[in-house]
Parts: sequence; structure tokens; C1' cells
RNA sequence: CAGGAUAAAGCCAAACCCGUUGCGAAGCGGGGGCGGAAAGCUGCGGGUCUACGCGCAAGCGUAGGCAGCCGGGUUGCUCCAG
Repeated sequence: CAGGAUAAAGCCAAACCCGUUGCGAAGCGGGGGCGGAAAGCUGCGGGUCUACGCGCAAGCGUAGGCAGCCGGGUUGCUCCAG
């Protein structure tokens, strides 16, 4: 550097429940663990969800969300074999 092993020390935390914020998607806190080698960070690209508006419709626009949808950018623990 690359890689992720019947590793090690750790880390994160799905669904669901309780509280709370929000019109909502969803966020935060506690519980809880489905899973994760970046399930650390980042809305840059795609995708997708919500709200409002336009449109006969197909669909489009604006604002917002999802990083555990995919990709990109960036930072990091450990070390068998290479």
C1' cells in the first nucleotide's frame, strides 16, 4: 500500500417500544439487537420518500428528508496470509 482471516481489543446499532421535535418524510434521547470492516463524516451524482404549488393527464417545479439504497469524496482501529 492493498486486503479482511474460524483473528484480537473495541465500535456502531435494524425492526420494535417509550419520551420528545416536526404538517410530514424523518430527527434526537432511552431501551432493544437485525445486522455492519468504515453501518465514521460528507446531500457531490444517481435513486427514493415527504410537503406545497402547477397540470385534463403523463408529469414538472420549489423546499425538505434518507449516509443502514447505490456510487463518489474524505478520515480512522487492528493485523494472519500477500